[in-house]
RNA sequence: AUGGAUCUUCGGGGUAAGGUGAAAUUCCUGACCGGCGGUGAUGGUUCGUUAUAUGUAGAAACGUUCCUCAGCCCGCGACUCUCCGUUUUGAAACUCAAGACGGCGACUGACUUGGUGCAAUUCCAAGGCCGACGGUAUAGUCCGGAUGGGAGAAGAUCAAA
Numbered sequence: 001a002u003g004g005a006u007c008u009u010c011g012g013g014g015u016a017a018g019g020u021g022a023a024a025u026u027c028c029u030g031a032c033c034g035g036c037g038g039u040g041a042u043g044g045u046u047c048g049u050u051a052u053a054u055g056u057a058g059a060a061a062c063g064u065u066c067c068u069c070a071g072c073c074c075g076c077g078a079c080u081c082u083c084c085g086u087u088u089u090g091a092a093a094c095u096c097a098a099g100a101c102g103g104c105g106a107c108u109g110a111c112u113u114g115g116u117g118c119a120a121u122u123c124c125a126a127g128g129c130c131g132a133c134g135g136u137a138u139a140g141u142c143c144g145g146a147u148g149g150g151a152g153a154a155g156a157u158c159a160a161a
Stems, first nucleotide, its partner, number of pairs: 004158007017029003031141002033131002035076004043067002047063004071129002080106002083103009111127005133144003
């Protein structure tokens, strides 16, 4: 350092201002937000090469170390649902219904143009687009399931190769 087991902690942001109306953070104008892993030409940084010259310093190119870099590229999670299993309750009599938990699976949003360049849906510029379910005047942003779950992240301990 890698893999294994156990445990601990962490693990989502956002309607300013105005209009209509009896009522809207839900409609209209406008404002704001972007989970996790991967990819990655951005940016920063280390060292080296070009490199030699009287010497010193700097810049640049290329390579390299570490950190960083995508809501709409790839995958995952959350929500919802079928089926199966376990269990609880009720009816009833070995089936049915409802709830809880677990498992396999299904579902799972949205980008273009121009520039640079060997190379970019990732950089720069511009213009777009997307966002579970229940509640409520129609909700990505309010309230609720949720003091939940969670992709994963960091760390500790143990044993072994």
Molecule: FMN riboswitch aptamer (RFN element)
Organism: Paenibacillus sp.